[in-house]
Context: one part of a larger RNA
RNA sequence: UUGGGCGUAAAGGGCGCGUAGGCGGUUUAUCAAGUCAGAUGUAGAAGCCCUGAGCUUAACUCAGGAAAUGCGUUUGAUACUGAUAGGCUUGAGUAUGGGAGAGGGGAGUGGAAUUCCUGGUGUAGAGGUGAAAUUCGUAGAUACCAGGAGGAACACCGGUGGCGAAGGCGACUCUCUGGACCAAUACUGACGCUGAGGCGCGAAGGCGUGGGGAGCAAACAGGAUUAGAUACCCUGGUAGUCCGCGCAGUAAACGGUGAUCACUAGGUGUAGUGGGUAUUGACCCCUACUGCGCCGGAGUUAACACAUUAAGUGAUCCGCCUGGGAAGUACGGCCGCAAGGUUAAAACUC
Numbered sequence: 001u002u003g004g005g006c007g008u009a010a011a012g013g014g015c016g017c018g019u020a021g022g023c024g025g026u027u028u029a030u031c032a033a034g035u036c037a038g039a040u041g042u043a044g045a046a047g048c049c050c051u052g053a054g055c056u057u058a059a060c061u062c063a064g065g066a067a068a069u070g071c072g073u074u075u076g077a078u079a080c081u082g083a084u085a086g087g088c089u090u091g092a093g094u095a096u097g098g099g100a101g102a103g104g105g106g107a108g109u110g111g112a113a114u115u116c117c118u119g120g121u122g123u124a125g126a127g128g129u130g131a132a133a134u135u136c137g138u139a140g141a142u143a144c145c146a147g148g149a150g151g152a153a154c155a156c157c158g159g160u161g162g163c164g165a166a167g168g169c170g171a172c173u174c175u176c177u178g179g180a181c182c183a184a185u186a187c188u189g190a191c192g193c194u195g196a197g198g199c200g201c202g203a204a205g206g207c208g209u210g211g212g213g214a215g216c217a218a219a220c221a222g223g224a225u226u227a228g229a230u231a232c233c234c235u236g237g238u239a240g241u242c243c244g245c246g247c248a249g250u251a252a253a254c255g256g257u258g259a260u261c262a263c264u265a266g267g268u269g270u271a272g273u274g275g276g277u278a279u280u281g282a283c284c285c286c287u288a289c290u291g292c293g294c295c296g297g298a299g300u301u302a303a304c305a306c307a308u309u310a311a312g313u314g315a316u317c318c319g320c321c322u323g324g325g326a327a328g329u330a331c332g333g334c335c336g337c338a339a340g341g342u343u344a345a346a347a348c349u350c
Stems, first nucleotide, its partner, number of pairs: 004321003007304002012318001014201004021194003025088007033081002035077008049065006091191001092188004096183003103177007110154001115149007125136002162169002206247006215241002220236004258317006266295011299306002323350003332343004
């Protein structure tokens, strides 16, 4: 390289937008680049292959033939691909009308709780644990009541419920804004799919700067436990956790399953919308589309399992894998304030 693969054995990029490229619905005409056919030129000699001949054979040599599946020129063919022009509507999209949703940004508001402060009642304990102690408390704690301050998170509802490309999103109100879905028509007319580079988003932790700081809590201190205890348990406690701006760019970023399209038995639950039956209306019942789950057949799979949300059957495009360790490391490049990230080996060894 061919071939074979990527749920769990090595292997799906964390996610999106999109450039080049690759691939692309249906129909008509034209062209004839790809494609196909014919003719012709060329494809040195030798060699290989075939037939024959010459050295006693053979090797070797000689003669003839074939082949060289290629390239050029030329004449045709037009199904497919392509190009140009013109149509079509089923792919894609737009318009109209709807309801659903923790989708995103901003502003404001709220109650419960913790902590602290002030005042009051009140007296000797409180706290904590397996048991204790460190700790707090007669300078009046804990407990209870009233008032105040401040920060963070939003109990119940809450649900294998919903929304989002992923990360993720949960009090309420207002405002700005993205997407999906449903119904019925109208319109555009292939405008599509994928996507190397590129650009953007990207949990937690971390970094810079300025705020904020109630609770929690790396580090740290003390008390226990223990042979020891740099831990698990307890009392404290600083970064951090929160906000603004900027950086960082990684996760078991997981469904460990790339995106899109088509096809292939069912059963059941749930959410949104529409229709039907019924009704005063709702619930219930039937049904269509869309989403989220469970079970299960064919088929697939090494098995486990997957099974119309495929890991089934096909198509297009991208990413990735090639024995274990050394190693996601060294060196170099690029990026970063740093931490580090990214790209990414080899010797050696089994």
Molecule: small-subunit ribosomal RNA, central domain
Organism: metagenome